[in-house]
């Protein structure tokens, strides 16, 4: 200087007005004022663990389903980390379903006379008695595959915040009391009879609309130390950092900024990655425009 590896971090592009929106304090009898707050690294997929929550549930076992090297971390795991090993790479590094084949079953491309069954050839023997066979990853045998079913060990009850708890209208229907009364009213019928149904008013419980709640201080963040190779923990001191519910977090102006394009130029137009909470956390795994640090590896000058 060039091409890489690997951890990390920042990203609705910045920054200033103006005008909203959704929640939160404070002040007020109120309208309102006034402060303060308002997406992510993936909020995605919903693929794994976990908390919380409601049912279940003596105790074991079947039945599905996952996982498997040794060690560690952790609420937990199928995540993470270290080591061996085996593979790519000149490296720095990256990749990795890996326990049992002497219980059973199935399978073993091509190639080979024959591939899981023992037979065949050929030489030999008292006798299938004993050697030896071109091909193949395995041949005449106690062969190989379990990323074919299976066995072993070892975990998993089922449901989800639309989980759950609470307050609770109208209408309609439900109980119980009172009231009316064999009458009234409606219905069928031109009409009577007749036959079907039932009225007011109070109270009570449940259901629904609706509303509160769950709900955001939680395995939290951030600095500085300590253990440990590492994942990871321990302490101390500081911070509090979205809670909507047809669902807020946004528009516009100015000025930079960075790509595109026009243009000699001054400039003038376009565009600004991926995508956006829903109960709350650890992973994974998927998409991502530009940019930043930090070690490290390999080449190439140069001193």
């Nucleotide at each position: 200087g060039a091409a890489g590896u690997u951890a990390g971090c920042c990203a609705a592009g910045a920054c200033a007005g103006u005008c909203g929106c959704c929640g939160c304090u404070u002040a007020g009898u109120a309208g309102u004022a006034a402060g303060g707050g308002g997406a992510g690294g993936a909020a995605a997929g919903u693929c794994c663990g976990g908390g919380c929550u409601g049912c279940a549930c003596a105790g074991a076992g079947c039945a599905a389903g996952a996982u498997g090297a040794c060690g560690g971390c952790u609420a937990a795991c199928g995540g993470c980390c270290g080591u061996a090993c085996g593979c790519c790479g000149c490296g720095a590094g990256g990749c990795g379903a890996g326990g049992a084949a002497u219980a059973g079953g199935g399978c073993c491309a091509c190639a080979g006379a024959g591939a899981c069954g023992a037979g065949c050839g050929u030489a030999u023997u008292u006798a299938g008695u004993u050697a030896c066979g071109g091909u193949g990853a395995a041949a005449c045998g106690c062969g190989g595959c379990a990323a074919c079913c299976u066995c072993c060990a070892u975990c998993u009850g089922c449901a989800g915040c639309a989980a759950g708890a609470c307050c609770a209208a109208a209408u309609a229907g439900g109980c119980u009391g009172g009231u009316a009364a064999u009458a009234g009213g409606c219905g069928u019928g031109a009409c009577u009879c007749g036959c079907g149904c039932u009225g007011c008013c109070a109270g009570c419980g449940g259901g629904u609309a609706g509303g509160u709640u769950g709900c955001u201080c939680g395995a939290g963040c951030g600095u500085g130390u300590g253990a440990g190779u590492a994942a990871u923990u321990g302490c101390a001191c500081g911070c509090c950092u979205a809670g909507a519910u047809g669902a807020a977090u946004g528009a516009c102006u100015g000025u930079c900024c960075u790509u595109g394009u026009a243009g000699c130029a001054a400039u003038g137009c376009a565009a600004g990655a991926c995508a956006a909470a829903a109960c709350c956390c650890g992973g994974c795994u998927u998409a991502u425009c530009g940019g930043c640090u930090a070690a490290c590896u390999u080449c190439a000058c140069a001193u």